Predicted 3D model of RNase P RNA and transfer RNA as a complex of 469 nucleotides.
RNA sequence: AAGGUUGGUCGGACGGCCGCUGCGCUUCGGCGGAGAGGAAAGUCCGGGCUCCACAGGGCAGGGUGCCAGGUAACGCCUGGGGCCGUAAGGCACGGCAAGUGCAACAGAGAGUAGACCCGCCCGCAGGGACACCGCCGGGUGUCGGCCCUGCUAACCGCCGGGCUCCAGAGGGACUGCGGGUGAGGGGUGAAACGGUGCGGUAAGAGCGCACCAGCGGCCGUGGUAACACGGUCGGCUGGGUAAACCCCACCCGGAGCAAGACCAGAGCGAGGAGGGCGGCCCGCCCGUUGACUCGCGGUAGGUUGCUGGAGCGCGGGGGCGACCCCGCGCCUAGAGAGAUGGCCGUCGUCCCAAGCGAUUGGGAUACAGAACCCGGCUUAUAGACCGACCUUCGGU
RNA sequence: GGGCGCUUAGCUCAGCUGGCAGAGCGUCGCCCUUACAAGGCGAAGGUCGGGGGUUCGACUCCCUCAGCGCCCA
Numbered sequence: 001a002a003g004g005u006u007g008g009u010c011g012g013a014c015g016g017c018c019g020c021u022g023c024g025c026u027u028c029g030g031c032g033g034a035g036a037g038g039a040a041a042g043u044c045c046g047g048g049c050u051c052c053a054c055a056g057g058g059c060a061g062g063g064u065g066c067c068a069g070g071u072a073a074c075g076c077c078u079g080g081g082g083c084c085g086u087a088a089g090g091c092a093c094g095g096c097a098a099g100u101g102c103a104a105c106a107g108a109g110a111g112u113a114g115a116c117c118c119g120c121c122c123g124c125a126g127g128g129a130c131a132c133c134g135c136c137g138g139g140u141g142u143c144g145g146c147c148c149u150g151c152u153a154a155c156c157g158c159c160g161g162g163c164u165c166c167a168g169a170g171g172g173a174c175u176g177c178g179g180g181u182g183a184g185g186g187g188u189g190a191a192a193c194g195g196u197g198c199g200g201u202a203a204g205a206g207c208g209c210a211c212c213a214g215c216g217g218c219c220g221u222g223g224u225a226a227c228a229c230g231g232u233c234g235g236c237u238g239g240g241u242a243a244a245c246c247c248c249a250c251c252c253g254g255a256g257c258a259a260g261a262c263c264a265g266a267g268c269g270a271g272g273a274g275g276g277c278g279g280c281c282c283g284c285c286c287g288u289u290g291a292c293u294c295g296c297g298g299u300a301g302g303u304u305g306c307u308g309g310a311g312c313g314c315g316g317g318g319g320c321g322a323c324c325c326c327g328c329g330c331c332u333a334g335a336g337a338g339a340u341g342g343c344c345g346u347c348g349u350c351c352c353a354a355g356c357g358a359u360u361g362g363g364a365u366a367c368a369g370a371a372c373c374c375g376g377c378u379u380a381u382a383g384a385c386c387g388a389c390c391u392u393c394g395g396u
Numbered sequence: 397g398g399g400c401g402c403u404u405a406g407c408u409c410a411g412c413u414g415g416c417a418g419a420g421c422g423u424c425g426c427c428c429u430u431a432c433a434a435g436g437c438g439a440a441g442g443u444c445g446g447g448g449g450u451u452c453g454a455c456u457c458c459c460u461c462a463g464c465g466c467c468c469a
Stems, first nucleotide, its partner, number of pairs: 001392010012347007020035002023032003037367001041378002044376005049256004056282004061252005066080005081093001082091003094247002099245002101241002116186003119181008128143006144164005150158002165172002194212006213237002215234008260304004267296005274286004311330008348365007397468007406421004415452001423439005445461005
């Protein structure tokens, strides 16, 4: 310099005027003080709190998924392990070597797979017939067979040319048919059943052996553990998919502040034999003396739940860290159709234009907004700032 | 505030134990008719709401975001 990885912070400041919601004081005129966020959001997880159910058991359902720790708890966080990446770093990371299933198309074959072409091997058949020359080295001709060129649109057919071998074992080359092989090459596919060498065999193959690679069992060492390393045994060579069913381990009762409680008021009418234990079953309880359901009264009725809490700041200590402990200090929204707003001025930041410049003019200043409360995650976010680290190249 | 569901052709909906995306209506062309309708034949038309992941392969499985709808005093 270029490229890249990753963590954190802020997200306007001040002043004036007029408003809004609580609180406190009040001489009832007012005065004082407080008043959105890092995500208040999505409601994706977890907990507190509240009600229902809480005699028990079983089944179903849902969730999480390497190990250890943190925590009220978690699917969160921290540290470690394994894998991936040159690295900074990243990863929904139990089990497919428990069972069942799935894999379109292509391909010979898609899972104790398969044989299309090449290749290797075995068996069977063919590997010419006749005549003449010449008398063995063979040669020639005819027929037959095969191949090539041409005639023909093409086939048949015809003309021309070539081949019809080695050899002397009833063998071989070669050809055809049938079979063996599943190692190797080709080819298909996202994916095709370890590698090298030697032996073995008709030919072959982990078929056998040696070495290497992987996997599994056992043992030892280190570690709390995941796991790592070493030794030994086993030819074990067992592909993918569990964000497929499923198996294993652990966890989960259901609903939610429109939960629920209190006060005021007035009860009435209709249906009705079942209803409840808030997934189901066993089982249990209530009910024809009326359970239970619906409607009218009856509607933003009033009060409460409601905000001081797993709280915030500072200091000290423990721990690698998440986090925990101790001390001191602080109080920091609580509405109920739902407050937290509007205007003006000065400044800040960014952009555009003018200007040599000081500067001037204009524009922008995000995402969004509490509603029972917390801990996380995820998503949105104008602009600005602070880091930490890695790779490559160049220079000193 | 809280609890659920849906999104596929112009419209209404299938398809989701993963393997070439379909039906009806509509549109267009041809035939039939003097003409129109009906009818017959044929054709076109798809980011499967957006993004990411798992997988050889995703409309389908998982995560996340967006839009729409329903219920609870």
Rfam match: Bacterial RNase P class A.